The part of an RNA shown here (small-subunit ribosomal RNA, 5' domain) has 528 nucleotides and comes from a Bacteroidales bacterium.

[in-house]
Context: one part of a larger RNA
RNA sequence: GGAUGAACGCUAGCGGCAGGCUUAACACAUGCAAGUCGAGGGGCAGCGCGGGGUAGCAAUACCCUGGCGGCGACCGGCGCACGGGUGCGUAACGCGUAUGCAACCUGCCCUCAACAGGGGUAUAACGGAGGGAAACUUCCACUAAUCCCCCAUAUGGUCAGACCACCGCAUGAUGGACUGACGAAAGGUUGUUUCUGGUUGAGGAUGGGCAUGCGUGACAUUAGCUAGUUGGCGGGGCAACGGCCCACCAAGGCGACGAUGUCUAGGGGAGCUGAGAGGCUUAUCCCCCACACUGGUACUGAGACACGGACCAGACUCCUACGGGAGGCAGCAGUGAGGAAUAUUGGUCAAUGGGAGGAAUCCUGAACCAGCCAUGCCGCGUGGGGGAAGAAGGUCCUAUGGGUUGUAAACCCCUUUUACGCCGGAGUAAUAAGCAGUUUGCGAACUGCGAUGAGAGUACGGCGGGAAUAAGCAUCGGCUAACUCCGUGCCAGCAGCCGCGGUAAUACGGAGGAUGCGAGCGUUAUCC
Numbered sequence: 001g002g003a004u005g006a007a008c009g010c011u012a013g014c015g016g017c018a019g020g021c022u023u024a025a026c027a028c029a030u031g032c033a034a035g036u037c038g039a040g041g042g043g044c045a046g047c048g049c050g051g052g053g054u055a056g057c058a059a060u061a062c063c064c065u066g067g068c069g070g071c072g073a074c075c076g077g078c079g080c081a082c083g084g085g086u087g088c089g090u091a092a093c094g095c096g097u098a099u100g101c102a103a104c105c106u107g108c109c110c111u112c113a114a115c116a117g118g119g120g121u122a123u124a125a126c127g128g129a130g131g132g133a134a135a136c137u138u139c140c141a142c143u144a145a146u147c148c149c150c151c152a153u154a155u156g157g158u159c160a161g162a163c164c165a166c167c168g169c170a171u172g173a174u175g176g177a178c179u180g181a182c183g184a185a186a187g188g189u190u191g192u193u194u195c196u197g198g199u200u201g202a203g204g205a206u207g208g209g210c211a212u213g214c215g216u217g218a219c220a221u222u223a224g225c226u227a228g229u230u231g232g233c234g235g236g237g238c239a240a241c242g243g244c245c246c247a248c249c250a251a252g253g254c255g256a257c258g259a260u261g262u263c264u265a266g267g268g269g270a271g272c273u274g275a276g277a278g279g280c281u282u283a284u285c286c287c288c289c290a291c292a293c294u295g296g297u298a299c300u301g302a303g304a305c306a307c308g309g310a311c312c313a314g315a316c317u318c319c320u321a322c323g324g325g326a327g328g329c330a331g332c333a334g335u336g337a338g339g340a341a342u343a344u345u346g347g348u349c350a351a352u353g354g355g356a357g358g359a360a361u362c363c364u365g366a367a368c369c370a371g372c373c374a375u376g377c378c379g380c381g382u383g384g385g386g387g388a389a390g391a392a393g394g395u396c397c398u399a400u401g402g403g404u405u406g407u408a409a410a411c412c413c414c415u416u417u418u419a420c421g422c423c424g425g426a427g428u429a430a431u432a433a434g435c436a437g438u439u440u441g442c443g444a445a446c447u448g449c450g451a452u453g454a455g456a457g458u459a460c461g462g463c464g465g466g467a468a469u470a471a472g473c474a475u476c477g478g479c480u481a482a483c484u485c486c487g488u489g490c491c492a493g494c495a496g497c498c499g500c501g502g503u504a505a506u507a508c509g510g511a512g513g514a515u516g517c518g519a520g521c522g523u524u525a526u527c528c
Base pairs, nucleotide, nucleotide: 001528002527003526004525006524007523008522009521010520013380014379015378016377017376018375019373020372021338026336027335028334030333031332032331035078036077037076040075041074043071044070047069048068049067050065051064052063053062054061055060085291086290087289094216095215096214097213098212099211100210101209104208105207109204110203111202112201113200114199115198117151118150119149120148127140128139129138130137131136157182158181159180160179161178163176164175165174167172187196188195217263218262219261224254225253226252229251230250231249232248234246235245236244266288267287268286269285270281271280272279273278293314294313295312296311297310316327317326318325319324344370346369347368348367352366353364354363355362356361383414384413385412386411393405394404395403396402397401420464421463422462423461424460428455434449435448436447437446438445439444472517473516474515475514476513477498478497479496483512484511485510486509487508493500494499
């Protein structure tokens, strides 16, 4: 000198863009953060409509009725494994990079081939009877499905057997024909075979799993480490390979090219600095990993060993009728605590994206916006021109005078950014449902029209009057740009280093002046 997720002191007009618990992965009140589908199902608690009845002259009130719209709870499907958070652990195939899988999986999506015949009994809700303070729960009886089960069929598939062709460095792979065994399915909707789903198989795409080469912090004041340890044979398990696990056999395996141990740490893209080489950092954004009160376990599922799922143990907190129960903000806000220190218990699904749905739509603290903070970067302003009696006042001097403050002010002319007042006022919106048209065998595609804006009466534009609404901070001995006076008298104090202060201090404190930067300026901390 540059830099920072900064903090502190003094000061502060505006806008744009960004950033904002670095500490206690400490504890959390409250609200919200994952639902959706009635075009799978039985139904009807609530709402609306229709129908019927009773009372009333009537308005209307009450009752009955799933007939219709729709729909709480329930069964079922898909989603909840994404998105969002944090950096505890991890020095590791965790990450980066380059390869391999002839050792693997992949819901939804796309393409292709084939198929969907028949039958069955359960269960929730509802109803009945209980238990409990509650959380919740027990028994009886009934019923449906795209729930579950059985039989049939099998293009292809899987397994077993034996055969042929061909390929590979190898374990071996691929293709073809044969025999046997095994294994499928679901309907719903519509004015219209209109849409949408189901099953088996092949391929693709996407996402993952596994293995390997190389790279990846400090300490040798850590030198030896290792029994599932290293390898084999056989099995189990897994989507798959493998001591991953097990029985048996052998005695191996790693290490000065640093094993083992201890400490520290998520890794990378990147960022800062530097002429570069390098050094340092890993906040924001993106990719990967790990974690979800602590530890462990599996279930479901295409996918989890699952942040807002389950079970067990533990610590902690809460409720209790003392018998027993409930909870997990490292989601968004917010609270306490810790700390030098870090924000609103805001708005909207308008856009982008995600889940469900045929769609309308619903959900979405993802996201988009707004609020707070000079935390940073960038931009703008606090006026411009003229103006010497070089005014007054301050301050200094060699003091009837002069220097300086200083064109500074006054005064004259001009402008109006910004602020304030008034008026206008966006882009962000693409389309959905639907309508019309063109193309098309169908499906569908394209064109035009066509609701919808949180931010927001914001951005922006116009007009108005008026210099009006707007400057500080640090320094001035040398390094280092900038000097005098007064006070103090080794005191009070300053200080980054050298060093100043003991009676003429340009170094302390004040004043005048000057220098630097400027809505900031200094100090502290850290890195180069």
Rfam family: Bacterial small subunit ribosomal RNA. Its mean pLDDT, the model's own confidence on a scale to 100, is 85.